[in-house]
Context: one part of a larger RNA
RNA sequence: UUGGGCGUAAAGAGUCUGUAGGUGGUUCAAAAAGUCCACUGUCAAAUACGUUGGCUCAACCAACGGCAGGCAGUGGAGUACUGUUGGACUAGAGUUCGGUAGGCGUAGAGGGAAUCCCUAGCGUAACAGUGAAAUGUGUAGAUUUUAGGGAGAACACCAGCGGCGAAGGCGCUCUACGGGGCCGAUACUGACACUGAGAGACGAAAGCUUAGGUAGCGAAAAGGAUUAGAGACCCUUGUAGUCUAAGCUGUCAACGAUGGAAACUAAGUGGGGGCCAAUACCCCUGCUGUAGCUAACGCGUUAAGUUUCCCGCCUGGGGAGUAUGCUCGCAAGAGUGAAACUC
Numbered sequence: 001u002u003g004g005g006c007g008u009a010a011a012g013a014g015u016c017u018g019u020a021g022g023u024g025g026u027u028c029a030a031a032a033a034g035u036c037c038a039c040u041g042u043c044a045a046a047u048a049c050g051u052u053g054g055c056u057c058a059a060c061c062a063a064c065g066g067c068a069g070g071c072a073g074u075g076g077a078g079u080a081c082u083g084u085u086g087g088a089c090u091a092g093a094g095u096u097c098g099g100u101a102g103g104c105g106u107a108g109a110g111g112g113a114a115u116c117c118c119u120a121g122c123g124u125a126a127c128a129g130u131g132a133a134a135u136g137u138g139u140a141g142a143u144u145u146u147a148g149g150g151a152g153a154a155c156a157c158c159a160g161c162g163g164c165g166a167a168g169g170c171g172c173u174c175u176a177c178g179g180g181g182c183c184g185a186u187a188c189u190g191a192c193a194c195u196g197a198g199a200g201a202c203g204a205a206a207g208c209u210u211a212g213g214u215a216g217c218g219a220a221a222a223g224g225a226u227u228a229g230a231g232a233c234c235c236u237u238g239u240a241g242u243c244u245a246a247g248c249u250g251u252c253a254a255c256g257a258u259g260g261a262a263a264c265u266a267a268g269u270g271g272g273g274g275c276c277a278a279u280a281c282c283c284c285u286g287c288u289g290u291a292g293c294u295a296a297c298g299c300g301u302u303a304a305g306u307u308u309c310c311c312g313c314c315u316g317g318g319g320a321g322u323a324u325g326c327u328c329g330c331a332a333g334a335g336u337g338a339a340a341c342u343c
Stems, first nucleotide, its partner, number of pairs: 003315004007297002012311001014202004021195003025089006033082002035077009049065006092192001093189003096185005104178007111155001115151007126137002163170002207248006216242002221237004259310006267288008292299002316343003325336004
């Protein structure tokens, strides 16, 4: 390389949008690019193949012959298939109208419980913490309790193998502005589609920059314990951070460890949405399971079954996601990504 693969053995990009490219529904006509046929030229000789001959045979050598195939040209075929051009269609796709569910997004406003702090009252010797303690707090009146005030963060119950979102993710209430889905009607467009190298957008947590904020929690740090030691687990404190605004970073067991789209292939059962007369039908989400698949585990109409199209990725372990170069970044670092050597 061919091939074979990618749930768990190496391997699906974190997710989406989309350029080039690849692929593409039904039907009619034209032309004849692919396609098919014939001929001509060419593809040196040797080698290879076939026949015959020469060395006793063979290896070896010699003579003759020729197919297939490639490329170019000329002439033709038009039943198909692909492409091209023109026309038509509606089953794909989209639009319109009417409904509908939702923690979908952004912004603003409001709420109560709890925690902590402050002020005042009551009140007195403990509180806190643990396996046990101690550090710590408290007669300068704590803890407790009552009233008032303030601050920040998170939203109990409802809550559900329940919902929404492309993924990350999203949960108090209300309002405004936006996005998508599903169902019904079948009015409109008429293949407008699928995938998608590059590219762009979004992207948990931690981290970074600037300006705020800081109740609780809490890396670092300090102290108390434990212990042979304890740079830990436990305890008392506690800075960054966690929160907001604007920007950067661009990673994860970013997992269904399962790329996207389409078609087909037994059943049974639970939940959510629509339509509702409905157990019918459509969409979503679980479980069991037949055929089939799988090394097994298991998957099984939400396929890991049977097929088609497009993209990404893998090729023994270590060295190594390292070195080097380049690009990006304020940095941390990210992306791309070897080899020697070794087993």
Record summary: Predicted 3D model of a 343-nucleotide part of an RNA (small-subunit ribosomal RNA, central domain) from Hyalogonium fusiforme. The gene name in the source record is rrnS. Model confidence (mean pLDDT): 88 of 100. NCBI's taxonomy places the organism under Eukaryota, Viridiplantae, core chlorophytes, Haematococcaceae, Hyalogonium. The RNAcentral record of the full RNA draws on ENA and SILVA.